[in-house]
């Protein structure tokens, strides 16, 4: 530029419950289709050019591909012109995507091999595009220890939290990217999707249904349900910003902007401010004085933010529309754009922010904690209960730890808890750790990959260093500004973004390349030592066995025995033989080997090492993940061998048992060959290699050198030992053979247990090995060193500790205490030594605390208040008494005249009272180790420290006594001494004591005068000190001996008890905190009990007799007591005792006799002339009272007992033993206790053993300290876990079946407007069918994870179970 044919809507008809659908007919386009036109497009061919070549930029030829005659407004001469919006082709820009590459990005190796379109090529197809993207054929590749594959887990990043950083953990909000949209699959359309609010199919689910069939997808905004520890409104608006549509006006917008809810976080503000001491009340505490809450409150004077009420009131608004004007573009007064002026308008928030006014302290404080860490303390309750607890740990009657309260501390509209991350944590160590003994060096070599690597020169520029450019999104962090009154917050700029890429430069070091060197490494030559290895041979001693001889009764074995062997002849001894194994002496922190390991001698083969001097190669080296080899003993397999030894086994012993230790036997095994196993405290608990860093002394193998030539000296190497400096180390220790100072490489460790186990895997014949977790559980486990304690470790020493002796206990009877039992009560306490003749130095009542009964309630006792009376004494009745009811006597002292002191009675209340509990709340006192010789401190020194030293050592002593030595020097408490007593002497004193001399007297007597000598008494002194001598010793301390002396080596005895131990004893001596009782758990009284009695034990007495009993005679003490007393003498009584009476407040009198002893007599070995219990009778004394329940006397009775089992006690000299005497308590009541003297021994060799103790040392797994600690089985409970016939999910591999939708291919059937053709028909298309791919689904068979499972294995945990006793000491067998 030119053409064409349809289809919706619509009309008619039909089906369906619905969703919706079907048929017929009409119609337009910027819908659809065809033709023409065409290059700066595309394809092909040719060709030029470019350092970039699978490419870019050109040139030429050829072929192919397009659109709407459109819409709107204006003008028009009605032909058209023009504007805007569209449409087609091409090119460029901007933006947004697709694809590709490098680097980086989680855990498990108990996932080690994976892969067939897999890796590559060629042709073809496909896509917007490269490509195994797909397909046919060809080749056999590709990935992996720098971690492939598999499994598990996970969106990635900017960034966020933490941290000094390096890192570690995380990935909300905001921003970028990816993925997904009910689950799975698929494509269509389209610029873009395999599409959140599209489509198809399959599946599950929900809903509708007329049962035929349909519908749906909030991980959009709100909202609902569910789940959960837990997370909001079914809000407003498009006013702004942004997006979509539209020419625009405008419409849409759960994007967005706002509002609502939530203390979820961050920030800001308020809940008042000032003054105010009578330090109010109340609370809490209290030492009762007070303190604290606390200027806090009240009161007084002020202020008004926020909340409340009222009034005003921005900014977020830019635009758009209309009118007018101007400018630009233009032919134009179209249109459009820009500018100016004017007008009316646009706000969800919003009752906005903000400002002003009003009133009044008014409306506004909680939470956690208070034992230490960690800021902050008391009371009450509770009583290992209730509870707390982050860790340690609190709680069992005085809880700063529980609960409450008061007070305090910290934070504050929040506080605390829980969960989580990082830090501290150098506790995974890059920065920045370790491996001898704490966890940790492979058992040892060779060697692959890898890591690291000598000297010189040149080159390169990968590492390295410097500069520049680009990038490293924005936001965030940081710095400097700005805006909300400040801040949080918002915002501008800068820095930073530690990185990556590119370019340029530097070249010392590292790397690459090249060429050299000889100091590392290696080779050659000579020499040397050696249990280095392998094979073969050979020797002597010994054990055993066999044969023979001699010979006879035992041998053997042990702590002691027995089993065993032996009269069938052992053992012993001699001769001969057999066989196997091992090699005495040499022999040695000697040698060799990588380690394991290697030992008679000889031969052969063979590895390594050392050494001397030269020559050669020229970095050839070091280490070494995997890998590979060697590798004690035991064990396994096959075949030999087998003397001795000897698992298992048997027997004998031991023992509670003895599956052990000891003994007698004895098989595997030990030996050889071959093959496996592959582990050990395979250790120097110390990886290999290299370099450097004081010395000294041994020893093995070489070499050099010197001289005086020796058993010589010096130097140097390679080994192997001992000390030791520096240094290191937690310490111990190491120390040129490093655990020192450095470098290279490998291995290994990360709290204890579970566990070197389970599962899986690898190798193995098996045994077992290598690799190697988790759940759960604990708050420790461990190393080195210190101080103690302990040892069936060692050394030294002491003690009536043993031994040597003497006498006892244990047996008997009795006394006394205890246990037990009994009881109404038998009060309580003491319980190994160190309770048991103890508290108790004295229970008939009392005591007395207990029991029964009867009574009292301000009380038997104290203080205070009030009232009354002196006090006090005598006395009646009832009662068991307490007590109750009465009677009488008596009116004191001081006075200021009020009263007071003392005392009695009564009343009420504060209170008294408690022998009630707790000695494990305490004081005080005491016992015990122990009269043992120890226990400490100051200063100094050593050690990181605990601590050590001193205090140990050599001597000595009773002694930490003294001496010497010494990094110690001093000191304290203990020892000793000072004190008492005894022994000797002196002096003084002389009565009640004494009496020599003098005198007197008596039957007799210190009786008298006298005396002061002696004895005695008691004051004061003296003496004894190892002082002297000798010896020993170290010239010391000291010891031994002698002398003198009364006494000799602390003369004897006593008092005296270090630091501490035993939660030793005592609340019943006393005192006392707390708790408890209060008409009773207090107080009074009577009676009873503490005195019981099958039994057991302790401590004593008396005996069993002749060293004695009995009778008679006779002698000698000391120390004490005595007036509520001791009592003489005399008399009575057999006697206990009684009577009378004297002396004495005590050297005066008295108890009081001492007894054993001595001298006589008798008994004659006997249950007695022993012994005296028990019982009967009669008495005496004390006392209120002898019944329960006293002592004593006399007569009678006359028990057991004839010297005591196991066991056990005391004592070393004036002691034991024995004999009597006295005292305290006490009315009376000792065999007990405390004292006194008389007579008067034995024995001690000695320290082996028992017990206890001291010092030094050693080991320790103990520290509540050996009465310690601690192991395993079994039984019970709980917990997690392995195995397990299996069962059930999930996931995945392989093989197969199946095959919706869809796409692609094919296509016999059916249908078909545009184009071609005149037509028939064709081209093309569609439906259908079919093939390929494929989702869901199905079948079979494997892998893996998980859950569960009868039963079963071990493991862990658990105040008081059983059996033993393995370890820690020499742990009782190292």
């Nucleotide at each position: 530029g030119c053409g064409g044919g349809a289809c919706a809507a619509c009309u008619c008809g039909a089906g369906g419950a619905a969703a919706c659908u079907c048929g017929a007919g009409c119609u337009a386009a910027u819908a659809c289709c065809g033709c023409a036109u065409a290059a700066c497009g595309u394809g092909u061919c040719a060709u030029g050019u470019c350092a970039u070549a699978a490419g870019g930029c050109g040139u030429g030829a050829u072929a192919c591909c397009a659109a709407a005659a459109g819409g709107u407004a204006g003008c028009u001469u009605c032909g058209g012109c023009c504007u805007c919006c569209g449409c087609c082709u091409u090119u460029g820009g901007a933006u947004g995507g697709g694809c590709c590459c490098g680097c980086g990005g989680c855990g498990c190796a108990u996932u080690a091999g994976c892969u067939u379109g897999u890796u590559g090529g060629u042709g073809g197809g496909g896509u917007a595009a490269c490509g195994g993207c797909c397909u046919a054929c060809c080749a056999a590749g590709g990935c992996g220890a720098c971690g492939a594959u598999g499994c598990g887990u996970a969106g990635c990043u900017g960034g966020u939290c933490u941290g000094a950083g390096a890192g570690g953990a995380c990935g909300a909000u905001c921003a970028g990217c990816c993925a997904c949209a009910c689950u799975g699959g698929g494509a269509c359309u389209g610029u873009g999707a395999c599409a959140c609010g599209g489509u198809c199919c399959a599946g599950a689910c929900u809903c509708c249904u007329a049962c035929g069939g349909g519908a749906g997808g909030c991980a959009g905004c709100a909202g609902u349900g569910g789940g959960g520890a837990a997370u909001a409104u079914u809000g407003g608006a498009c006013a702004a910003u942004g997006g979509g549509g539209g020419u625009a006006a405008c419409c849409c917008u759960g994007a967005u902007c706002c509002a609502g809810c939530c203390a979820u976080g961050c920030c800001g503000c308020g809940u008042g401010u000032g003054u105010g001491a009578a330090g109010a009340a109340g609370g809490c505490c209290u030492u009762c004085g007070g303190g604290u809450u606390g200027u806090a409150a009240a009161g007084c004077a002020c202020u008004u933010u926020a909340a409340g009420c009222g009034a005003g009131g921005a900014g977020g608004a830019a635009g758009g529309u209309c009118u007018u004007u101007g400018a630009a573009c233009u032919a134009a007064u179209a249109u459009u754009u820009c500018a100016a002026a004017g007008a009316a308008u646009u706000g969800a928030c919003g009752u906005u922010a903000c400002u002003c006014g009003c009133a009044g302290a008014a409306u506004a404080a909680g939470c956690a904690c208070c034992g230490g860490c960690u800021a902050a303390c008391u009371c009450u309750g509770u009583g290992c209960c209730a509870g707390c607890a982050g860790c340690c740990g609190c709680g069992g009657u005085a809880a700063u730890a529980c609960a409450g309260a008061g007070g305090g501390u910290g934070c504050a509209a929040g506080c605390g808890u829980u969960a989580a991350u990082c830090g501290g944590a150098a506790u995974u160590a890059c920065u920045g750790g370790g491996c001898g003994u704490a966890a940790a060096g492979c058992g040892c070599g060779c060697g692959u990959a890898g890591g690291c690597g000598g000297u010189a020169u040149g080159u390169u520029a990968a590492g390295u260093c410097g500069g520049a450019u680009g990038u490293g999104a924005a936001a965030u962090c940081c710095c400097u500004g700005g805006g909300c009154u400040c801040a949080a917050c918002c915002u501008a700029g800068g820095c930073a973004u530690u990185g990556c890429a590119u370019c340029c430069g530097a070249u010392a070091c590292u790397g690459g390349c090249a060429c050299a060197c000889u100091a590392g490494a290696g080779u050659g030559u000579g020499g040397g030592a050696g249990a280095g290895g392998a094979a073969g041979g050979u020797a002597g001693a010994a054990u055993u066995c066999c044969a023979g001889g001699u010979g006879u009764a035992g041998c053997g074995g042990u702590g002691a025995a027995a089993u065993g062997c032996g009269u069938a002849g052992a053992g012993a001894u001699c001769u001969g033989g057999a066989g196997g194994a091992a090699u005495a002496c040499c022999g040695a922190u000697g040698g060799c080997g990588a380690a394991g390991g290697c030992a008679g001698c000889c031969u052969u083969c063979u590895g390594g090492c050392c050494u001397a001097a030269c020559a050669c190669u020229g970095a050839c080296g070091c280490u070494g993940a995997g890998g590979u080899g060697c590798g004690a003993a035991a064990g396994c397999a096959u075949g030999g061998g087998g003397a001795g030894c000897a698992a298992a086994c048997a027997g004998g012993a031991u023992u509670a048992g003895a599956u052990a230790c000891c003994c007698u036997g004895g098989u595997a095994g030990u030996c050889c060959a071959u093959g496996c196993c592959g582990u050990a405290a395979a250790c120097g608990a110390u990886g290999u290699c290299a370099a450097c860093u004081a010395g000294c002394c041994g020893u093995u193998g070489g070499g050099c050198u010197c001289c005086u030539u020796g058993a010589g000296g010096g130097c140097u190497u390679a080994g192997u030992g001992g000390c030791g400096c520096a240094g290191c180390u937690a310490a111990c220790g190491c120390g040129a053979u490093a655990a020192g100072u450095u470098g290279a490489c490998c291995g290994c460790c990360u709290g204890g247990g579970g566990a070197g186990u389970a599962c899986g895997g690898u190798a193995g014949c098996a045994a077992g090995a290598c690799u190697a977790a988790a759940a759960c559980u604990c708050a420790a486990a461990u190393g080195a060193a210190u101080u103690g304690a302990c040892g069936g470790g060692g050394g030294c020493c002491c003690g009536c500790a043993c031994a040597a002796g003497c006498g006892g206990u244990g047996g008997a009877g009795c006394a006394u205490g205890u246990g037990g039992u009994u009881u109404a009560a038998u009060u309580c306490g003491a319980u190994c030594c160190a309770a048991c003749g103890c508290g108790a130095a004295g229970a008939a009542c009392c005591u007395u605390a207990c029991c029964u009964g009867g009574c009292c309630u301000u009380g038997a006792c104290a203080u205070g208040u009030c009232u009354g009376g002196a006090a006090u004494c005598c006395u009646g009745c009832a009662g068991a008494g307490a007590u109750g009811c009465g009677g009488g006597a008596g009116u004191g002292c001081c006075u200021u005249c009020g009263g007071g002191a003392a005392u009695c009675a009564g009343a009420a209340c504060a209170c008294a009272g408690g022998u009630g509990c707790u000695g494990c709340a305490u004081g005080g006192c005491u016992g015990u180790c122990g009269u043992c010789a120890g226990c400490u401190c100051g200063u100094g020194u050593c050690g990181u420290g605990a601590g050590a030293u001193g205090u140990u050592g050599g001597g000595u002593u009773a002694a930490g006594u003294c001496c010497c030595g010494c990094a110690a020097c001093g000191a304290g408490c203990g020892c000793a001494a000072c004190c008492c007593u005894u022994u000797u002497c002196u002096u003084u004193a002389c009565u009640u004591g004494c009496c020599a001399g003098c005198g007197g007297g008596u039957c007799a007597u210190g009786c008298c005068g006298g005396g002061a000598a002696c004895u005695u008494u008691a004051g004061a002194g003296a003496u004894a000190c190892u002082g002297c001598c000798g010896g020993u010793g170290a010239c010391a301390a000291a010891c031994c001996g002698a002398a003198g002396g009364a006494a000799g080596g602390c003369g004897g005895g006593g008092a005296c008890g270090a630091c501490g131990u035993c939660a030793a004893g005592u609340c019943a001596u006393c005192a006392u905190g707390g708790c408890c009782c209060u008409u009773a758990c207090g107080g009074c009284c009577a009676g009873g009990g503490c005195u019981a009695c099958a039994c057991a034990c302790g401590u004593g007495c008396u005996a069993c007799a002749a060293u004695g009993g009995u009778c008679g005679g006779u002698a000698c003490a000391a120390a004490g007591g005595g007036u509520u007393g001791c009592u003489a003498a005399c008399c009575c009584g057999c006697g206990a005792g009684g009577g009378c009476a004297u002396g004495c407040u005590a050297a005066u009198c008295u108890c009081a006799a001492a007894a054993a002893g001595c001298c006589g007599a008798u008994c004659g070995u006997a249950g007695u002339c022993c012994a005296g219990a028990u019982u009967g009778g009669a008495g005496u004394c004390u006392g209120c009272a002898a019944c329960u329940c006293g002592a004593c006397u006399c007569c009678a009775u006359g028990a057991a007992g004839u010297c005591g089992g196991a066991a056990u006690c005391g004592c070393u000299a004036g002691u034991a033993a024995u004999c009597g005497c006295g005292g305290a308590u006490c009315a009376g009541a000792a065999u007990g206790c405390c004292g006194c003297g008389g007579u008067g021994a034995a024995u001690a060799c000695g320290u082996u053993c028992c017990c206890g103790g001291g010092c030094c040392u050693u080991g320790u797994a103990c520290a509540c300290a050996c009465c310690g600690c601690c192991c395993g089985u079994c039984a019970c409970a709980c917990c997690a876990u392995g195995g397990g016939a299996g069962u059930u999910u999930g996931u995945u591999g392989c093989a197969c079946c199946a095959g919706a939708a869809g796409u692609a291919g094919u296509u016999a059937g059916c249908c078909u407007a545009a184009c071609c053709g005149c037509a028939a028909g064709g081209a093309g298309g569609g439906c259908g069918a079919u093939u390929a791919c494929c989702a869901c689904g199905g079948u079979g068979u494997g892998g893996c994870c998980a859950a569960u499972g009868a039963c079963u294995g071990g493991g862990g945990u658990g105040a008081a179970g059983u059996c033993g006793g393995a370890a820690c000491a020499a742990g009782g067998u190292a």